About this RNA: Predicted 3D model of a 182-nucleotide RNA (c-di-AMP riboswitch aptamer (ydaO/yuaA leader)) from an Actinomycetota bacterium. The model forms 95% of the base pairs in the Rfam consensus. The prediction has a mean pLDDT of 78. The organism belongs to Actinomycetota, within Bacteria.
Parts: sequence; structure tokens; C1' cells
RNA sequence: CUGUCGAAUCUGGCGCGAUCCCCCAAGGAUCCGCCGGUACCGGGGACCCACUCGGUCGCAGCACCAUCGCGACCACGGGGCGAAUCGGAUGCGACGGCCAGCACCACCGGCCCGAGCAUCGGUAGGGCGACCUUCACGCCCGAGCCCGUCAGCUCACCUGGGAGACAGGAAUCGAAGGAGCC
Repeated sequence: CUGUCGAAUCUGGCGCGAUCCCCCAAGGAUCCGCCGGUACCGGGGACCCACUCGGUCGCAGCACCAUCGCGACCACGGGGCGAAUCGGAUGCGACGGCCAGCACCACCGGCCCGAGCAUCGGUAGGGCGACCUUCACGCCCGAGCCCGUCAGCUCACCUGGGAGACAGGAAUCGAAGGAGCC
């Protein structure tokens, strides 16, 4: 410089900032840092609409049944960004429980449970193969983080982000259709 993933681009001001152009200065280019905007991408949040589903008890209400009402207690969490979700196998294994032992408790010993962690192998899903779309084939990823008991949708309104990483003649002499060029 040209591209790829991604919301993550562009831009104003500042700087005895770094490198380069430059004999130096001035000026300029790129980058870096701080402050402020921004294309763009999220979160919260009405009406309407949608949904209404643990257990026990009490109250309300009702002719009865029903109930999506209210309250208390117990059990249990739930949600968001992102493609990154859900199983399986193996190993380690917190907490908890049981047994043995003991005058009692704890440690030690044996067993059960199995949060979590690691490895392997799949998978929902996502990306790439250099003009575009579809198909075929192949390759890669399938992470991490946050809120804190709260969240349906959602006008107004409030609020957060606006990062990083990779490639360099493509090796799919791919197919069809299109675009473009001659």
C1' cells in the first nucleotide's frame, strides 16, 4: 500500500512525543498519547401485543368450579455481548454425606455424590478459498468477558462500545449464472 474477520471507521484540538521527507529551519507524511465528536454496533426502558406452569400454607374473590389476585415460608437463580451452543469419554477433584475407629470431637482410613478444572473427540453455529451470488469440495474457529437476584417486546427517554487480529499472488487450473473489461 492492497485486502480479510469484526460494530469497531472517519475526524477536530493539543504534544519541547517517535520515525521519515528535508543540509537546517519552516512545512509535510505516518504512528503514538490525551481530550472531544462520528459512520456504525449494543444495553436498559411504556401503551398495544405477547407470555403467564416449582411446592406448602393463609387471605381475598366466587353459587360452585376455575383463577393470570395478594401475602408468608421453602426450593431454585436469571440475564447480556459474541458464531462461540449442547452432548460424550478419560483423569484430577472442592463442598456435602455414609461407614469404621473413639468416652466425645477432629485428623488419619474406606465408600458415595459430583460443583469445577484439564485433555481427547463430536456438534448447533460462524468464517475463509482475492469481482458478486448460489452450489459442490476443502480448510479454520467453535473463545472470553460482564450484570448481580433484576431484565418479554418497546415510542419518548437513559446509557455503553466505536477494540483487536491476520494475509500478500492467492495453489479450488472448481461449476453455473451475473457484473466488468477487450